Order: sequence, then C1' cells, then structure tokens
RNA sequence: UUCCCGAAAAGCCAAGCCCUCUGUGAAGAGGAUGCGGAAAGCGGCGGAUCUUAAAAGAAGAUGGCCGAGCUGCCGAA
Repeated sequence: UUCCCGAAAAGCCAAGCCCUCUGUGAAGAGGAUGCGGAAAGCGGCGGAUCUUAAAAGAAGAUGGCCGAGCUGCCGAA
C1' cells in the first nucleotide's frame, strides 16, 4: 500500500409514528424524532413484493428485500 475484515473516533444516512405538500394509487418531497445502517452511496439490470381512475402481453412504485453491476469514508485486532 492492496484485499479480507469491522473495534474506536469524527463525519454521513434515516425505519416507524406525527405534521405539510404532490400523486387515482403503490409511493415521493420537506419538517420533527431516531429503529437501525460500512455501502441504508448510485442506477430498477435480473428476481421478488406492491400499485393503477376504463383497459392492458401496458404503465408505474420499492435501491432500508435478494442477486449482479459501478463508485466509495475511517481504521485497531
């Protein structure tokens, strides 16, 4: 120094409840709080789950469900 790995510290993110707004909806954005997280960073690529006022071999939602991909902070054993 790199990889596996994850003690500590600093910083980071933010489940759920509540409030406001957007959306038909799944959900999303903001505020407050703080369950948790070393990829809980990024993108719906595959699977999975979920939604749709009339319809669908259609259109969407979830990256804090799993896999794969790209990127990445700190540092003991």
c-di-GMP-I riboswitch aptamer from a Nitrospiria bacterium, 77 nucleotides, folded computationally.
The sequence was found by an Rfam model in a public genome assembly.
Taxonomically the source falls in Nitrospiria (Bacteria, Pseudomonadati, Nitrospirota).